Predicted 3D model of a 471-nucleotide part of an RNA (small-subunit ribosomal RNA, 3' major domain) from an uncultured Actinomycetes bacterium. It matches the Rfam family "Bacterial small subunit ribosomal RNA". Rfam links the family to the GO terms structural constituent of ribosome and ribosome.

Context: one part of a larger RNA
RNA sequence: UGACGGGGGCCCGCACAAGCAGCGGAGCAUGUUCUUUAAUUCGAUGCAACGCGAAGAACCUUACCUGGACUUGACAUGUAGCUGCAAGCGCACGGAAACGUGUGACCUUAGAGGGUGCUACACAGAUGCUGCAUGGCUGUCGUCAGCUCGUGUCGUGAGAUGUUGGGUUAAGUCCCGCAACGAGCGCAACCCCCGUCGUGUGUUGCCAGCAUUAAGUUGGGGACUCACGCGAGACUGCCGGUGACAAACCGGAGGAAGGUGGGGACGACGUCAAGUCAUCAUGGCUCUUACGUCCAGGGCUAGAAACGUGCUACAAUGGCGUACACAAAGGGCAGCAAGACCGCGAGGUGGAGCGAAUCCCAUCAAAGUACGUCUAAGUUCGGAUCGGAGUCUGAAACCCGUCUCCGUGAAGCUGGAGUUGCUAGUAAUCGCGGAUCAGAACGCCGCGGUGAAUACGUUCCCGGGCCUUGU
Numbered sequence: 001u002g003a004c005g006g007g008g009g010c011c012c013g014c015a016c017a018a019g020c021a022g023c024g025g026a027g028c029a030u031g032u033u034c035u036u037u038a039a040u041u042c043g044a045u046g047c048a049a050c051g052c053g054a055a056g057a058a059c060c061u062u063a064c065c066u067g068g069a070c071u072u073g074a075c076a077u078g079u080a081g082c083u084g085c086a087a088g089c090g091c092a093c094g095g096a097a098a099c100g101u102g103u104g105a106c107c108u109u110a111g112a113g114g115g116u117g118c119u120a121c122a123c124a125g126a127u128g129c130u131g132c133a134u135g136g137c138u139g140u141c142g143u144c145a146g147c148u149c150g151u152g153u154c155g156u157g158a159g160a161u162g163u164u165g166g167g168u169u170a171a172g173u174c175c176c177g178c179a180a181c182g183a184g185c186g187c188a189a190c191c192c193c194c195g196u197c198g199u200g201u202g203u204u205g206c207c208a209g210c211a212u213u214a215a216g217u218u219g220g221g222g223a224c225u226c227a228c229g230c231g232a233g234a235c236u237g238c239c240g241g242u243g244a245c246a247a248a249c250c251g252g253a254g255g256a257a258g259g260u261g262g263g264g265a266c267g268a269c270g271u272c273a274a275g276u277c278a279u280c281a282u283g284g285c286u287c288u289u290a291c292g293u294c295c296a297g298g299g300c301u302a303g304a305a306a307c308g309u310g311c312u313a314c315a316a317u318g319g320c321g322u323a324c325a326c327a328a329a330g331g332g333c334a335g336c337a338a339g340a341c342c343g344c345g346a347g348g349u350g351g352a353g354c355g356a357a358u359c360c361c362a363u364c365a366a367a368g369u370a371c372g373u374c375u376a377a378g379u380u381c382g383g384a385u386c387g388g389a390g391u392c393u394g395a396a397a398c399c400c401g402u403c404u405c406c407g408u409g410a411a412g413c414u415g416g417a418g419u420u421g422c423u424a425g426u427a428a429u430c431g432c433g434g435a436u437c438a439g440a441a442c443g444c445c446g447c448g449g450u451g452a453a454u455a456c457g458u459u460c461c462c463g464g465g466c467c468u469u470g471u
Stems, first nucleotide, its partner, number of pairs: 003471003007468007015458002019422005026312008034303002042053002064298007073123001077122006089104006125287002128285003134281002136276003139272001141270001146185006152161003165176003191264004196232007206221002210219002235258001238252005314415001318374007330361003335354002340349003381412001386407005392401001428450007
């Protein structure tokens, strides 16, 4: 000077407490361990690995295994020689394919060059090793309020001071004091979205009044909604009180919004030899008829068992049936697909319209509302599992896809010790969309609908900040 303390003081955070809903029990989905396997490719491992890399493993992907093949190579550059029967394409044979063998047509034809192929050589290639050789990127402490520098001063020096102290703040935020005076990286603000108003522009959007219609459908209109721009607005600015005449705090007015208005992006010096050599790049090492390359099939989907994360439930605040109502945000041309017809249905036939404020996904919703039914039961709860029949995508659903219909109807009656999230349009609950994608979400990323309870307080648990003390 730090670090640590079951030392002290002050302070903060869904850290506890107060509440609400869960997890831990069941079934299934998914990841992991372990085991098994020819292979079950590799990585991630307390918080900060485990619905993680993977925003999508039937082939491909694919890195793994088995078998079959190739050796200047699947890919790049260069040198030398050869090449007109070019390469490639079509056909035949062999084959699981890769590929091999044979053959045909066409093009240029004077040569050169280019290009193609072959041979030889330099070399290519490696998801092989080392993240403890590295760059880059990322996680974490932590959006915590800290981390430093110049000059000066103090100290033999390491260093100190500033940055401590009194107040205050979300904040090293600001004020006051002070051998310090200033400054930098952080904080805040500047950026984006939401909330109010004004203004400009009105089509594909809107419809108050005037006509018109089945319908903003059409004429018309720019008022309103909305869309896209540009502005205004919030600053403790005003008033009262407290305070040290300060910073600030408390209350109030006005206001759509009030003291950081709500949310996002943004992550200081550094820590963990944290993670990644399998995104990429890269030093070193290693392989070079193989640790490279191509192909077929298999595997990554196994299953006694254990754990994490989710989904669905155990029902009456519910299940089922009929009718009726209200979103936002997105996506669409190798695409989204309407009306119509067929099918109980998944879906099929067909194809209007639309590169989209126009048309479609999608009359877009579901919780909801109204009426009816069930009456406490392993049930009209629950839907696993299995049998049968189908649908769609795709060369191809056996290993190993989704969905539909009929039948079957398991466990489960609210879950031990323990443990998680959340302070408001939040939790809970309800549906909708998107990326990836031929197909394949209960995951992920978004969107809106309905919409709570509780916070006395800081003794305790966890994490953190400042001062001080012991070592």